Transfer RNA from a Candidatus Microgenomates bacterium, 71 nucleotides, folded computationally. The coordinates come from a structure-prediction model, not an experiment, and the mean pLDDT is 82. It matches the Rfam family "tRNA". Gene Ontology term of the family: triplet codon-amino acid adaptor activity.
[in-house]
RNA sequence: AGGGGUGUCGUUCAACGGUAGGACGCUGGUCUCCAAAACCAGUAACGUGGGUUCGAUUCCUACCACCCCUG
Numbered sequence: 001a002g003g004g005g006u007g008u009c010g011u012u013c014a015a016c017g018g019u020a021g022g023a024c025g026c027u028g029g030u031c032u033c034c035a036a037a038a039c040c041a042g043u044a045a046c047g048u049g050g051g052u053u054c055g056a057u058u059c060c061u062a063c064c065a066c067c068c069c070u071g
Stems, first nucleotide, its partner, number of pairs: 001070007010024004018054001025043006047063005
């Protein structure tokens, strides 16, 4: 320099163009003499900028970050 892939709660993994969800974590509660476990509730996210569309996490494009390949 060229080509390809990935980017979503604190972590990890989903979401076939129509309300962004699960697990773990964290917080509160129930239970317990106390704690753990269990159960209930809450918490919090679509990398950035454009475009297409009535509507974009999803499609297109550029950039950014990371990974792989070629030279």
Lineage of the source: Bacteria > Bacteria candidate phyla > Candidatus Microgenomatota.